[in-house]
Molecule: FMN riboswitch aptamer (RFN element)
RNA sequence: UAGACACUUCAGGGUGACGAGAAUUACGUCGACUGGUGGUAUAGCCCACGAGCUUUAUAAGUAAAGCAUGAUUAGGUGAAAUUCCUAGGCCAACGGUACAGUCCGGAUAGCAGAAGUUAAUU
Repeated sequence: UAGACACUUCAGGGUGACGAGAAUUACGUCGACUGGUGGUAUAGCCCACGAGCUUUAUAAGUAAAGCAUGAUUAGGUGAAAUUCCUAGGCCAACGGUACAGUCCGGAUAGCAGAAGUUAAUU
């Protein structure tokens, strides 16, 4: 100086009115708002990953396998952008409950990963 398989910290946001109704932040109408991680010309909707569930093995930690997993067009600039700019559009796990991206819950959890510290060793 380089440098984890160790350690530490961090790692998800968002709803109002009216109507109907016994009852709705869930239905209907009108409107509002939010956008995990890595890659790539700056991305919710391009590629990949994470969050959920099941099974098997295990004393446990955990490991392996399987299932599920949404959504973008046009124009402009440029060497390069489904990422920027302009306009329009669309999507959002599981359980609960009057049918939920925004309520309550699993979750004071976990995680893609981010930052930092350090050992062996070279």